[in-house]
Parts: sequence; C1' cells; structure tokens
RNA sequence: AAACGUGAUGCGCCAAAUCCCGCCGUAGGCGGGACCGGGGAAAAUGCAGUGGGGUGAAUCUCGCCACAGGCGAGUAGGGUCAAGGGCCCUUUCGACCCGAACCCGUCAACUAACCUCGGCGGCGGAGGAAAGGGUCGUG
Repeated sequence: AAACGUGAUGCGCCAAAUCCCGCCGUAGGCGGGACCGGGGAAAAUGCAGUGGGGUGAAUCUCGCCACAGGCGAGUAGGGUCAAGGGCCCUUUCGACCCGAACCCGUCAACUAACCUCGGCGGCGGAGGAAAGGGUCGUG
C1' cells in the first nucleotide's frame, strides 16, 4: 500500500412501508391526519368440490442423495446498473443478482355501496450503451 473488517456522515437500493400535527412519564410511547398498500363484501357474469385460500417476483420441470428433507441444473416471473441539468416512466442490447419466507384454518371467484387491516424489516461501494415520452429548471 492492497485486501479484509468496523464505525460515522451523506447518498443510494428492495419493499406499500413515507410525510405532517398533538400529547406524554420523551434516544421512546400514545393518538390523529395526509398519502401509499392489503383483505373482506351485492347484482349480472363465471367456476368448483382428491379441501381451499392469502401476502409476495418467488411458480414449474428434471436429476442426485444418507429422502418430513438436503443438494444441483434450469424456468415462468422479478431487481439493480445513481450522482455527464433535476425528477418520473417505457423499450432494446449487455453485465450482475433473486427466483424466498410466512399467514388463514374447512372459509373467502369477481364485486358498487360499505366494513376492516398494514406502513415493518433488510441492504449497499455495485454504478454499461442506446432510443423515446412527460414534467420542472436554466440559457
């Protein structure tokens, strides 16, 4: 010095998961609002019963093993590639990743009115090229 690790600040990413106000016994708690997100719920329509359903991108196929499971290769599908005016969206090519987990409990298709619930958590030094749209600012 590099690599690796830790912390802080700022910035950035996934996701609905952010912002504002009031009160209190104040590194937090409680309440309210805005906005964002989920579920239930008529008619018409539609469909099932080997149980079924929900959030989520996270389904499905094949193979192996010592087989309630584990591992591997794929796959529907999904994410990122910021800081060359800012913000948002779409597409193409390329690169790198994910393709989980949990919940309801015999019950729910869709569904207007209406009812109801959530706004947690996790992570980052990675950052290529091109085409187009909207909006704001500057010249």
Overview
This is a predicted structure of a 139-nucleotide RNA (c-di-AMP riboswitch aptamer (ydaO/yuaA leader)) from a Chloroflexota bacterium. Of the family's consensus pairs, 92% are formed in the model. The coordinates come from a structure-prediction model, not an experiment, and the mean pLDDT is 78. Its Rfam family is "c-di-AMP riboswitch aptamer (ydaO/yuaA leader)". Rfam links the family to the GO terms cyclic-di-AMP binding and regulation of gene expression.